[in-house]
Context: one part of a larger RNA
């Protein structure tokens, strides 16, 4: 100088308290291990591996297995021969791909040949989700959005080094402000960016309709309006600016007023020097070492969906603040042409017929659910709960058996709120409620977003986890 201490001091965080609602117990989903397996492809591994890579394994994907097959190759670039062509289109064989027959078919030209393909030859290459993430770029996690990590001069020390960066206050902050053998700087910190709350003021169609008319069974449906609502430009607007009182006349804190907002308004994006020989050679790229009639290439069918078990993370529940069941009411941010699909007609129904509109503030997904209003059920394994099964069906797809999703009957398992322990949340946030997109043929309880409804509680920092300054101690570097 670090680093560690069950050494001191000081301060912070949903870190502990106060609180709400969970996980641990059930069934189910889906990831891992394990175990089985011909193969159940690889990777991740405490926090920071386990609804992770995978925004979507029925064949494709697919890297795995088993079987058939190819060997200048599925793909590039180069020689040399031959052929008109590639493309399409028939037909034969097969599980399928290779296989093997037939048809149809360029273009320039100085006629030598030449452009483009095709098929045969020969090597040079080609190919490798094969090995090393401990050779490595580049991308990422993750301390931690924590406040820190440094550097030029000078100065002290023989040196490693220190000082500035310690100390007093304050701050969310190495944030300021005083002080001071230091002055200054730079890398983070704040701001500059997006969005959101509020108000000018321009603009007004596909959006809006106060006041005027026409109209209609009814709807801004028509003329019009440019007032609101709203979109999308441009601009205010929050600065401790103003007032008290505290401080050290600072810097900064308390409180009030005026404001839509108040002391960083709320949220997002943005991650210092570094730490982990972290994580990826299966996104890419690459150095080396392996394969080369195979560790490349193609095709079938099968496996990644197996199953005595453990384990993460989830959704449904155990019900009356609740099921049901009748008729009403309010979103928002998005998608949409090999898409979105209305109205109407057929089925219980999942859907199916038709096809209006609409490249969409104009049409359409598209019904918002919780909620309110009414009825009914009276604490039971039940009108809770819906797993499993059984029948008959839809729909996507060459193709639903191993192995989709949904619909109608029937069927009704465990479960009566969960030990030990252990997690998220501080406000429009937790809980609750439905909506929507990406990936996609079809396939979400997953992600990512988007609204409604909408609380409880923080006395403090003694302890338990992480961290950050000072200082001490040390058999550690």
């Nucleotide at each position: 100088u670090g680093a560690c201490g069950g050494g001191g001091a000081c301060c912070c965080g949903c870190a502990c308290a106060a609180g709400c609602g969970g996980u641990g117990g059930a069934g189910c989903a889906u990831g891992u291990g394990g175990u089985u397996u011909a193969a159940u492809u690889c990777g991740a591994a405490g926090c920071a591996a386990c609804g992770c890579g995978a925004a979507g394994a029925a064949c494709c994907u697919u890297a795995c297995c088993u079987g058939g097959u190819c060997u200048u190759g599925a793909c590039a670039u180069c020689c040399c021969u031959c052929u008109g062509a590639c493309c399409g289109g028939c037909a034969g064989g097969u599980a399928a791909u290779g296989c093997u027959g037939c048809c149809c078919u360029u273009c320039c030209u100085u006629c030598g040949g030449g452009a483009c393909a095709g098929a045969g030859g020969a090597g040079a290459c080609a190919g490798g989700u094969g090995g090393u993430g401990c050779a490595u770029g580049g991308u990422u996690g993750u301390c931690g959005u924590c406040a820190g990590c440094u550097c030029g001069u000078g100065u002290c020390g023989u040196g490693a080094g220190a000082u500035g960066u310690u100390g007093g206050g304050u701050u969310a902050a190495g944030u300021c402000c005083c002080g001071c053998a230091a002055c200054g700087a730079g890398c983070g910190c704040a701001a500059c960016c997006c969005u959101u709350a509020c108000c000018u003021u321009c603009a007004g169609u596909a959006a809006c309709c106060a006041g005027c008319a026409c109209g209609u069974a009814a709807u801004g449906g028509u003329g019009g309006g440019g007032a609101c609502u709203c979109u999308g430009g441009a601009g205010g607007g929050a600065c401790u600016g103003c007032c008290a009182g505290g401080g050290a006349c600072a810097a900064c804190c308390u409180g009030g007023a005026g404001g839509a907002a108040g002391g960083u308004g709320g949220g997002g994006a943005u991650g210092a020097c570094g730490u982990c020989a972290a994580a990826u050679c299966a996104u890419c790229a690459u150095g080396c070492c392996c394969c080369u009639u195979a560790u490349g290439a193609c095709c079938a069918g099968g496996g990644c969906u197996a199953c005595a078990c453990a384990c993460g993370u989830g959704c449904u529940a155990c019900a009356a603040u609740g099921g049901c069941g009748u008729a009403a009411a309010c979103a928002a941010a998005g998608a949409g042409a090999g898409g979105c699909g209305a109205g109407g007609c057929u089925g219980u129904g999942a859907a199916g017929c038709g096809g209006a509109g609409c490249a969409a503030a104009u049409c359409u997904c598209a019904a918002a659910a919780a909620u309110a209003a009414c009825g009914u059920c009276u604490c039971a394994g039940u009108u809770c709960g819906g797993a499993u099964u059984g029948u008959a069906g839809u729909c996507u797809g060459c193709a639903a058996c191993u192995c989709g999703a949904c619909u109608a009957c029937a069927u009704g398992a465990a479960g009566c709120u969960g030990g030990a322990a252990u997690c998220g949340c501080u406000a429009g946030u937790a809980a609750u409620c439905g909506c929507g997109a990406a990936u996609c043929a079809g396939a979400a309880u997953g992600u990512c977003g988007c609204g409604g409804u909408g609380a409880a509680u923080a006395c403090g920092u003694u302890c338990c986890c992480g961290g950050g300054u000072c200082u001490u101690g040390u058999a550690c570097a």
Model confidence (mean pLDDT): 82 of 100. A computed fold for a 477-nucleotide part of an RNA from an uncultured bacterium, annotated as small-subunit ribosomal RNA, 3' major domain. Rfam family: Bacterial small subunit ribosomal RNA. Rfam links the family to the GO terms ribosome and structural constituent of ribosome. The full RNA is in RNAcentral, with records from ENA and SILVA.